[in-house]
RNA sequence: UGGCGGGUCUAGGCGGGGGGCUAGGGGUCCCCUGAACCGUAAACCCUCUAUAUGACGGGCUGAAUGCCUUGGUGAGGCGUCAAAGAGCGCCGGGCAUUCUCAGUCCUCUGACAGUGACUAUCCGUCCCUUUAGGCUGGCGGGCGUGGAGCAGCUUCCGUAGGGAGGCUGUUAACCGCGUUUACCAGGCGAACCUGGUCAGGCCCGGGAGGGAGCAACCUAAGUUUGGACGUUCAGCGCUUAGGGGAUUGCGGAUAUGAGUUCAGGGAUUGGGAAAACUGACGUCAACUAGGCGACAAACCAAGGUGACCCGCUA
Numbered sequence: 001u002g003g004c005g006g007g008u009c010u011a012g013g014c015g016g017g018g019g020g021c022u023a024g025g026g027g028u029c030c031c032c033u034g035a036a037c038c039g040u041a042a043a044c045c046c047u048c049u050a051u052a053u054g055a056c057g058g059g060c061u062g063a064a065u066g067c068c069u070u071g072g073u074g075a076g077g078c079g080u081c082a083a084a085g086a087g088c089g090c091c092g093g094g095c096a097u098u099c100u101c102a103g104u105c106c107u108c109u110g111a112c113a114g115u116g117a118c119u120a121u122c123c124g125u126c127c128c129u130u131u132a133g134g135c136u137g138g139c140g141g142g143c144g145u146g147g148a149g150c151a152g153c154u155u156c157c158g159u160a161g162g163g164a165g166g167c168u169g170u171u172a173a174c175c176g177c178g179u180u181u182a183c184c185a186g187g188c189g190a191a192c193c194u195g196g197u198c199a200g201g202c203c204c205g206g207g208a209g210g211g212a213g214c215a216a217c218c219u220a221a222g223u224u225u226g227g228a229c230g231u232u233c234a235g236c237g238c239u240u241a242g243g244g245g246a247u248u249g250c251g252g253a254u255a256u257g258a259g260u261u262c263a264g265g266g267a268u269u270g271g272g273a274a275a276a277c278u279g280a281c282g283u284c285a286a287c288u289a290g291g292c293g294a295c296a297a298a299c300c301a302a303g304g305u306g307a308c309c310c311g312c313u314a
Base pairs, nucleotide, nucleotide: 001314002313003312004311005310006309007308008307012061013060014059015033016032017031018030019029023049024048025047026046027045037058038057039056040055066305067304068303069302070301071300072299073298076295078293079292080291081290084288085287087283088282089281091279092278093277097274098273099272100271101270102269103268104267105266106265107264110261111260112259119255120254121253122252123251124250125249126245127244128243129242130241132239133238134236135235136234137233138231139230140229142179143178144177145176146175147174149170150169151168152167153166154165155164156163157162183227184226185225186224187223188222195218196217197216202211203210204209
């Protein structure tokens, strides 16, 4: 150094390839191939650094035909190109079919119908306006004249209180008359200041009688409750009689004389919309088919290389 045999806790191996991702190499993920350990984690990710061809933990195997080169068999996927087709988008066409709207006709069920369907006309209801009435509310309470009365001034008479007159003013309260619708029935009504009648008491007086006059009563200004009346003041889902407007509905009347109507079904006319179908344009980096390109797994042949230890041998 070679060969043979045994061993080893060593190197190495326990699948490979494409896509995707990544600065890049692997992995989990997807796909192809074919058979080649177990466990943990891993796409907002796990791990490594051109010495990357996974990380961590545990096993098996172990220099095997492991690795390299060349040649051959093999053909699954991959990459790329392209608008022929499909797909997608958009615009249009499209109809005997479908949907929808409106109308006409037929049929069936129900409802109504000679106790009058459909239709036409008129009236009322609705709106505006005019007219008359009714109801309710608001507002309102006259004028003139005479007398009595009251106040003031004044004349005459009387032995006191007083008596008989005239003039002027005033009047709401009393009595009449005329006119007006302008009246009726009640309540309250001031400590003095509307008027009347004035108990008691006071005054004059011989008496009779008379005077002033508080309370009270009546009454007045005023206020209030009703009724009647008046009012070219207002209101009222009130009523009457007219005119005009509007016309879907409701009610009524007149004329006419047999169908009307809801839903369902059928036929038909017209309008609108739409699927199928179809045309053009664009797009899809690939679904079908296709062009181009380099390769896979696996298998075969040849050659090369092939750690360490021990024994035997040349």
Molecule: Archaeal signal recognition particle RNA
Organism: Candidatus Bathyarchaeum sp.